[in-house]
Molecule: transfer RNA
Organism: Bdellovibrionales bacterium
Parts: sequence; structure tokens; C1' cells
RNA sequence: CGGGGUGUAGCUCAGCCUGGUUAGAGCGCUAGUUUUGGGAACUAGAAGUCGGAGGUUCGAAUCCUCUCACCCCGA
Repeated sequence: CGGGGUGUAGCUCAGCCUGGUUAGAGCGCUAGUUUUGGGAACUAGAAGUCGGAGGUUCGAAUCCUCUCACCCCGA
């Protein structure tokens, strides 16, 4: 320098191909019930400008362009 992959909640990931319902799951966290206490179990809740910027569109996590970080391959 060229090509490819990954980036979404504190962590691990789905959803993207085929644009549209309120952006979800597990673990973790908070509160409550239960317990002598803790753990476990059950119930409820909080936590996300979907890596960043721009564009297309009535509408973008999803399509297009640029860009950042990390990983792989080639030179």
C1' cells in the first nucleotide's frame, strides 16, 4: 500500500442479506418477595444517540460513500 472480517446494554451475542411494530436475549446490576442471614428461586426495574461523519429515503442498526479501532491474508 491492496483485499477481507469484526464493532449493537457493564460482558457475551442475535437482529442487517429482504429498510417500517417500542432495538432484543443470556449473564451481570438494582429493588421487592422468600430465608435467622447468605445463596438459590420468583417478580419488577434500570442500563443503547447500534464505533464516528455524511448521503439516499416519507422512514436507516439495516442501503451507499468516507473515516476510526482491532484482527486476518497478500505485497